The RNA shown here (transfer RNA) has 73 nucleotides and comes from an uncultured Clostridia bacterium. Its Rfam family is "tRNA". Gene Ontology term of the family: triplet codon-amino acid adaptor activity.
[in-house]
RNA sequence: GCUUCUAUAGCUCAGUUGGUAGAGCGCAGCCAUGGUAAGGCUGAGGUCGUGGGUUCAAUUCCCACUGGAAGCC
Numbered sequence: 001g002c003u004u005c006u007a008u009a010g011c012u013c014a015g016u017u018g019g020u021a022g023a024g025c026g027c028a029g030c031c032a033u034g035g036u037a038a039g040g041c042u043g044a045g046g047u048c049g050u051g052g053g054u055u056c057a058a059u060u061c062c063c064a065c066u067g068g069a070a071g072c073c
Base pairs, nucleotide, nucleotide: 001072002071003070004069005068006067007066010025011024012023013022019056027043028042029041030040031039049065050064051063052062053061
């Protein structure tokens, strides 16, 4: 330099032929116990890497850029 993959909650990851996003762990509260752990219930937490384009509507499609990973030379 070229090619491919990847970026979503604090962490690990889902997500759909485009219709305003979820799980597990973690965190907070409550229940329960004589008390703790385990357990049950509820909740907070995300302008879906950045900037454009297409569209009535974009996490999803297209382009560029940035970070990460792999391969080739």